Predicted 3D model of a 547-nucleotide part of an RNA (small-subunit ribosomal RNA, 5' domain) from an uncultured bacterium. Its Rfam family is "Bacterial small subunit ribosomal RNA".

Context: one part of a larger RNA
RNA sequence: GACGAACGCUGGCGGCGUGCCUAACACAUGCAAGUCGAACGAAGAGAAUCGAGAGCUUGCUCUUGAAGAUCUUAGUGGCAAACGGGUGAGUAACGCGUAAACAACCUGCCUUCGGGAUGGGGACAACAGACGGAAACGACUGCUAAUACCCAAUGAACUAACCGAGCGAGUGCGAGGAAGAGGAAAGGUGGCCUCUCGAAGAAGCUACCGCCGGAAGAGGGGUUUGCGUCUGAUUAGGUAGUUGGUGGGGUAACGGCCUACCAAGCCAAUGAUCAGUAGCCGGUCUGAGAGGAUGAACGGCCACACUGGAACUGAGACACGGUCCAGACUCCUACGGGAGGCAGCAGUGGGGAAUCUUCCGCAAUGGGCGAAAGCCUGACGGAGCAACGCCGCGUGAGUGAAGACGGCCUUCGGGUUGUAAAGCUCUGUUAUUCGGGAAGAAAGAGUCGCUUGUGAACAAUGAGCGAAAGUGACGGUACCGAAAGAGAAAGCCACGGCUAACUACGUGCCAGCAGCCGCGGUAAUACGUAAGUGGCAAGCGUUGUCC
Numbered sequence: 001g002a003c004g005a006a007c008g009c010u011g012g013c014g015g016c017g018u019g020c021c022u023a024a025c026a027c028a029u030g031c032a033a034g035u036c037g038a039a040c041g042a043a044g045a046g047a048a049u050c051g052a053g054a055g056c057u058u059g060c061u062c063u064u065g066a067a068g069a070u071c072u073u074a075g076u077g078g079c080a081a082a083c084g085g086g087u088g089a090g091u092a093a094c095g096c097g098u099a100a101a102c103a104a105c106c107u108g109c110c111u112u113c114g115g116g117a118u119g120g121g122g123a124c125a126a127c128a129g130a131c132g133g134a135a136a137c138g139a140c141u142g143c144u145a146a147u148a149c150c151c152a153a154u155g156a157a158c159u160a161a162c163c164g165a166g167c168g169a170g171u172g173c174g175a176g177g178a179a180g181a182g183g184a185a186a187g188g189u190g191g192c193c194u195c196u197c198g199a200a201g202a203a204g205c206u207a208c209c210g211c212c213g214g215a216a217g218a219g220g221g222g223u224u225u226g227c228g229u230c231u232g233a234u235u236a237g238g239u240a241g242u243u244g245g246u247g248g249g250g251u252a253a254c255g256g257c258c259u260a261c262c263a264a265g266c267c268a269a270u271g272a273u274c275a276g277u278a279g280c281c282g283g284u285c286u287g288a289g290a291g292g293a294u295g296a297a298c299g300g301c302c303a304c305a306c307u308g309g310a311a312c313u314g315a316g317a318c319a320c321g322g323u324c325c326a327g328a329c330u331c332c333u334a335c336g337g338g339a340g341g342c343a344g345c346a347g348u349g350g351g352g353a354a355u356c357u358u359c360c361g362c363a364a365u366g367g368g369c370g371a372a373a374g375c376c377u378g379a380c381g382g383a384g385c386a387a388c389g390c391c392g393c394g395u396g397a398g399u400g401a402a403g404a405c406g407g408c409c410u411u412c413g414g415g416u417u418g419u420a421a422a423g424c425u426c427u428g429u430u431a432u433u434c435g436g437g438a439a440g441a442a443a444g445a446g447u448c449g450c451u452u453g454u455g456a457a458c459a460a461u462g463a464g465c466g467a468a469a470g471u472g473a474c475g476g477u478a479c480c481g482a483a484a485g486a487g488a489a490a491g492c493c494a495c496g497g498c499u500a501a502c503u504a505c506g507u508g509c510c511a512g513c514a515g516c517c518g519c520g521g522u523a524a525u526a527c528g529u530a531a532g533u534g535g536c537a538a539g540c541g542u543u544g545u546c547c
Base pairs, nucleotide, nucleotide: 001546002545003544005543006542007541008540009539012393013392014391015390016389017388018386019385020351025349026348027347029346030345031344034079035078036077039076040075042073043072044071045070049066050065051064052063053062054061055060056059086304087303088302095229096228097227098226099225100224101223102222105221106220107219110217111216112215113214115212116211118152119151120150121149127142128141129140131138132137158182159181162177163176166173167172187209188208189207190206191205192204196202197201230276231275232274237267238266239265242264243263244262245261246260247259248258249257279301280300281299282298283294284293285292286291306327307326308325309324310323329340330339331338332337357383359382360381361380365379366377367376368375369374396426397425398424399423406417407416408415409414430488432483433482434481435480436479440474447467448466449465450464451463452462453461454460491536492535493534494533495532496517497516498515503530504529505528506527512519513518
């Protein structure tokens, strides 16, 4: 000098940050991942309208039926849930950092380009019936839809072989070629009658959103390599899938990644192996620098999700709020069997010197789904608590000598506290009260209008432009104005030397102080108190750690 600090005394305000460093200990409760009815069947509610009946007050009320705008949703289906958020247990490793390589790879959504979407089929939920179980839940019979599932057709620039100009240091890459082989799809919404069938209208057309396969791009990921990355030799040898080869398997892909056989290799004093410790980095602290220490917050990467193991789904996981198995623990039980996982946000117990609210809002930013309206979002935006840190402000200003009173000291003359106070003249920050009162929110969407593309179209819809209206958790907050009034706001440590700051009394090697030297045994500037002084100041000291 620094700190994610703690402790003691003290404490006025604001802004911006930060806040379990210990038990990766156990967790009550609530919330933290949903969304789409414009993929699908079904169920429920139901405005306006029409019909029938009843009551009568004769134009109202009630009941009921038809059709039904619109709304809600358990289920099937799609996308998301692999992001975002947390933690640092493990890991001394291609984990991380940096520089390269992939002629050994993958990539949903997004963008661009150019193609395609033909014909069929059978189910399973929901639902109904009947049933088992305390529950969790399960199972039987029957019905049903789809952008769910399956079969066939077509199919190129795709795939696997084949030929191959040309290229490459190379295992090889490769424009192009070829009779063949393999291999795909799904519809929805709005509108219209131009085309087809045609009376309407839709099986037609059209616009948009989707679907299938291909080529590229962007972004993301996977793998490999050079170099760097703590301590111990009171750890010297380690290694059998071990090192290499061949065949096979597996993977998106290379590879002992796995397997069969063959060979006997491979690593190591330039420290293998073993043991200990540890997430790594950008950075942070310190230092003139070199360096040393460190890795809280913020950002990047990695690893983990009660402990251990495993795969499924998927573009992506071997998956924190998914599945299965084993284990420990907790809970429910009708004893047959079941349920759970805060290292998400709050919060509780425990541990500890020590670390916060079971708050508000999706208004902004971002994310998921959706055509959109919108819904969800403890991400995030905010508020709350804490002098934990940094920064700023205030606790008044001017004048005022009878140098007052009081205190302390005194050589008793005086000195000092000290312009300090009082008094007089002012100011009005902060706090208090009253009044006004934001920016953050203008985009997007919806509505209306215009231009333009598609289109037969003045319909519809895509793209663009414009207009008006509307949207704030924080918050009646910031800020502004007014009122009254010096009124409500100073402490802590030190004073022997180092080290700025001295006297008196008490004590008498006692009580005590102390970072080092050292003070104290009757005149203690070193203990305790007082007055004075010095330093810092809403803080000041102490302790701990690093330089």